[in-house]
Context: one part of a larger RNA
RNA sequence: CACCGCCCGUCACAUCAUGGAAGUGGGUUUUACCCGAAGUCACCGACUCAACCGCAAGGGGAGAGGUGCCGAAGGUGAGGCUGAUGACUAGGAUGAAGUCGUAACAAGGUAGCCGUACCGGAAGGUGCGGCUGGAUCACCUCCUU
Numbered sequence: 001c002a003c004c005g006c007c008c009g010u011c012a013c014a015u016c017a018u019g020g021a022a023g024u025g026g027g028u029u030u031u032a033c034c035c036g037a038a039g040u041c042a043c044c045g046a047c048u049c050a051a052c053c054g055c056a057a058g059g060g061g062a063g064a065g066g067u068g069c070c071g072a073a074g075g076u077g078a079g080g081c082u083g084a085u086g087a088c089u090a091g092g093a094u095g096a097a098g099u100c101g102u103a104a105c106a107a108g109g110u111a112g113c114c115g116u117a118c119c120g121g122a123a124g125g126u127g128c129g130g131c132u133g134g135a136u137c138a139c140c141u142c143c144u145u
Base pairs, nucleotide, nucleotide: 003108005105008101009100011098013095014094015093016092018090019089020088023085024084026082027081028080029079030078031077032076033075034074039070041068042067043066044065047063048062049061052059053058111132112131113130114129115128116127117126118125119124
């Protein structure tokens, strides 16, 4: 590029990320219970034994074994947190020249806007209350020249 202007929303198409979602399959963690390895500790008469004592019998002591508490891993149930995925669904962002209208900007052709309620393909419309950040006209009180 100055109204052959500017400009709003739905719809269609494409891409991107996000939210919801019957769920699905993970990670991590809490808690209750079951089971319970190794091992320390405690207890136990029966089995075994080289050093010590004893002439010997035996004693003392030790070991094996058994039992108990604790106890890792494992199992079952109920939760917490977290990320992944999920038919479908919601809005968002972006895009040279798509569709439908024309809401706003001039009194934008119903002045506009704010709050609220209802309604409508969409911008939006209407009711009620409010504001002037409304044009025009008249009057009043002023300001500047």